RNAcentral holds the sequence, with entries from ENA. The RNA shown here (transfer RNA) has 74 nucleotides and comes from Chaetosphaeridium globosum. Taxonomically the source falls in Chaetosphaeridium (Eukaryota, Viridiplantae, Coleochaetales, Chaetosphaeridiaceae). It matches the Rfam family "tRNA". Rfam classes the family as a transfer RNA. Rfam's curators write: Transfer RNA (tRNA) molecules are approximately 80 nucleotides in length. The coordinates come from a structure-prediction model, not an experiment, and the mean pLDDT is 82.

[in-house]
Parts: sequence; C1' cells; structure tokens
RNA sequence: GAGCCUAUAACUCAGUUGGUUAGAGUAUACGCCUGAUAAGCGUAAAGUCGGCUGUUCGAAUCAGCCUAGGCUCA
Repeated sequence: GAGCCUAUAACUCAGUUGGUUAGAGUAUACGCCUGAUAAGCGUAAAGUCGGCUGUUCGAAUCAGCCUAGGCUCA
C1' cells in the first nucleotide's frame, strides 16, 4: 500500500434480502420465598445499533467516506 471480516445494553450474543415498540442470557436494583443465606420465581432499569453523509415514505439492515480491532497478500 491492497483485499476481506468484525463493531448492537456493564459483559457474551441474536436480529429472517428495509416496515408494527430493538430482543435474549449473564450481571445490577427491587420484591416474593426462607428463622437467615444460597438456590428458585417475578418485576424494573440499562441502547440515540462505532462516527458522518447519502438513498428511501421508512435504515441496526442498502451505498460512500472515516475510526478502532482482527486476518491475508505485497
């Protein structure tokens, strides 16, 4: 220098070839249960989907550029 892959909650991940409120597990808070704790059960909070711009009636999803990490080639 060139190509490819990844980026979604505190952590690990899903999200169907663009459309109804962005979800799960773990962790956290609160409650139930218990003599008490653990386990178990329930509820809640936590995200402007890496950034900017564009396409579209509508973008986590499509396009361009950039950032960070990884792999390959030179």